[in-house]
RNA sequence: GCGUGGAUAGCUCAGCGGUAGAGCGGCUGUCUUACACACAGUUGGUCGGGGGUUCGAAUCCCUCUCCGCGCACCA
Numbered sequence: 001g002c003g004u005g006g007a008u009a010g011c012u013c014a015g016c017g018g019u020a021g022a023g024c025g026g027c028u029g030u031c032u033u034a035c036a037c038a039c040a041g042u043u044g045g046u047c048g049g050g051g052g053u054u055c056g057a058a059u060c061c062c063u064c065u066c067c068g069c070g071c072a073c074c075a
Stems, first nucleotide, its partner, number of pairs: 001071007010024004018055001025043006048064005
């Protein structure tokens, strides 16, 4: 450089045009002498940046950045 997969909550991931979700975590409460566990409640997002298409974009298109993999180059 070319190809390909990925970037979504603090972490691991789902969702692939029509209200952004789960598990774990955090916080509060109940329980306990206390902690843990358990139970109940609650908290949590520029969906990597920018632009475009569309009535409507996390989702489709273009571009850039970053990460993984393959190939090429390597005097």
A computed fold for a 75-nucleotide RNA from a Verrucomicrobiaceae bacterium, annotated as transfer RNA. The prediction has a mean pLDDT of 85. Its Rfam family is "tRNA". Rfam's curators write: Transfer RNA (tRNA) molecules are approximately 80 nucleotides in length. By type it is a transfer RNA. The source organism's lineage runs through Bacteria, Pseudomonadati, Verrucomicrobiota, Verrucomicrobiales and Verrucomicrobiaceae.